[in-house]
Context: one part of a larger RNA
RNA sequence: GAGCGAACGCUGGCGGCAGGCUUAACACAUGCAAGUCGAGCGGAUGUAGCAAUACAUCAGCGGCAGACGGGAGAGUAACACGUGGGAACAUGCCCUUCGGUUCGGAAUAACUCAGGGAAACUUGAGCUAAUACCGAAUACGUCCGUAAGGAGAAAGAUUUAUCGCCGAGGGAUUGGCCCGCGUCCGAUUAGCUAGUUGGUGAGGUAAUGGCUCACCAAGGCGACGAUCGGUAGCUGGUCUGAGAGGAUGAUCAGCCUCACUGGGACUGAGACACGGCCCAGACUCCUACGGGAGGCAGCAGUGGGGAAUAUUGGACAAUGGGCGCAAGCCUGAUCCAGCCAUGCCGCGUGGGUGAUGAAGGCCCUAGGGUUGUAAAGCCCUCUCGGCGGGGAAGAUAAUGACGGUACCCGCAGAAGAAGCCCCGGCUAACUUCGUGCCAGCAGCCGCGGUAAUACGAAGGGGGCUAGCGUUGCUC
Repeated sequence: GAGCGAACGCUGGCGGCAGGCUUAACACAUGCAAGUCGAGCGGAUGUAGCAAUACAUCAGCGGCAGACGGGAGAGUAACACGUGGGAACAUGCCCUUCGGUUCGGAAUAACUCAGGGAAACUUGAGCUAAUACCGAAUACGUCCGUAAGGAGAAAGAUUUAUCGCCGAGGGAUUGGCCCGCGUCCGAUUAGCUAGUUGGUGAGGUAAUGGCUCACCAAGGCGACGAUCGGUAGCUGGUCUGAGAGGAUGAUCAGCCUCACUGGGACUGAGACACGGCCCAGACUCCUACGGGAGGCAGCAGUGGGGAAUAUUGGACAAUGGGCGCAAGCCUGAUCCAGCCAUGCCGCGUGGGUGAUGAAGGCCCUAGGGUUGUAAAGCCCUCUCGGCGGGGAAGAUAAUGACGGUACCCGCAGAAGAAGCCCCGGCUAACUUCGUGCCAGCAGCCGCGGUAAUACGAAGGGGGCUAGCGUUGCUC
C1' cells in the first nucleotide's frame, strides 16, 4: 500500500447492488418447511332428488413422491477431492423400437360387534373392493443349459380424446467400482502388519475384489518417510504480488461427509434414509407409576456462549420441483419485503455575487494580522427529501407477492442533511494558555522535572469524507 463474512469508538442525509453466528455439530417453547391422486378401490357423512343418480368432503386400502430440493462442516490426510484413464455393473421417471395385455382364485383394511388402556395405542370375531396379493395359460425378444430341454408376465380406468400395465432391445441421464499422478506439519514418532500379502475353491453383491469364509504358501509396507501423533472437508476460485510465489476455501458453483450420540437393517430403481423404522445411551417432557413422547446442522424465533451477525414478515405472480389426464393442491426451494453504513458504487448537504475586509473569536511588537468571500446582504436553482396527481415492464387470452414500487408530471422553499482523525521527526499541517517527571501521550525514536509546536484546552492549519479513526488477520 492492498484486502476483510470483521469488531470497537465518535458521527450519520438518500438510493442501487451485494453480504449478514467465523464462537457452543450447545440446548430448544411456538408456528410453518412434503405431499398428492376419486380418471386404481370399497365405504362413511352431507346436499339435491320419490328413486336411479349427481355433487362435495372425509378416514382407510392402493399408486407415485418423501433418496430431490434445503442445512451444516463434526468426522475424514482418504481413490475424500482434482485431473486423466479403465472394465466386471445398475439405472424409477424420459425418448425410441419390437411383441403382448387371456382365464381364474383366496384374502384384508375401512365398516359392524365385543373388549383392554390414564394415554400412546391395541386385541378378538364377522363382512367387503381394487391398478393390493396369488395361481393357470401363452412367450417375439429374455434367462438357465454344450445340447436335448427347462423357467418366467400383465391391470385396468375413462367424459371414448386418451391415460396406463407386461416382456425385451437400443438411447439418454444419473450412479456404483478400479487405477496413474497431485494434495499440510512433526523423526523429540523407525519400524508396522495375521485377513495381514498372495493363491485355489466357495459364498456374497447390480458388479470386480480378502468383501467374507475354508484350505495352502509366507508374504506385504517402510528413510523416495511406512506406522504413530497433530491439524484439516476438497476443488473451481478468493486476497495479495510485476511475476514466481505466499495466504485462504465466507457468499456463488461442483464433489464428499453428517443429521441428538453409537449400532442395525427394512422398503425401494435408488437410502442403510435430516422432518421413516428398530435397539442401546445421554438429555427433555407427559403419566392414573403400569407405561409413553421427542430430536431446528430446514425458515423464522428463544436461552446460552461471544468482540460480533437480522423478521416468530408477504406470495406461489415469476423460475423450478412433487403428485395429478386436467382443473388444481403442496412447496420457509424460490421470488420479494423488513433490520444493519457490513461492504462496493452513485448522489446530496446548494450556486453566483458580495470588502466600511462588519461583528465576535484568536494572536500581537498594540501599528496591526488572521479566521475571511467566510458570514450578512442581493440575485438564482431544486438533485435528494416533502406534498399533490398519473403510473408500468416483469404475463401468455386470464393470473403480480413485490406495489401505488420504479418511473413521469406539478407545487413550495435554501429550506430537512457534516463529521472524524491528525499537526516533534518518520509525515501534509503552529501559535497561545493551563500543567510542572504530576496529569498524561506513545507505531518507532521518544515527550512531560516553570516559557512543552509531543500532555489538556482554544484559535489556526493538514488529510479523508457519510464516513473517519483504532484493534485483529493475510499478502

A computed fold for a 475-nucleotide part of an RNA from a metagenome, annotated as small-subunit ribosomal RNA, 5' domain. Its Rfam family is "Bacterial small subunit ribosomal RNA". Rfam links the family to the GO terms ribosome and structural constituent of ribosome.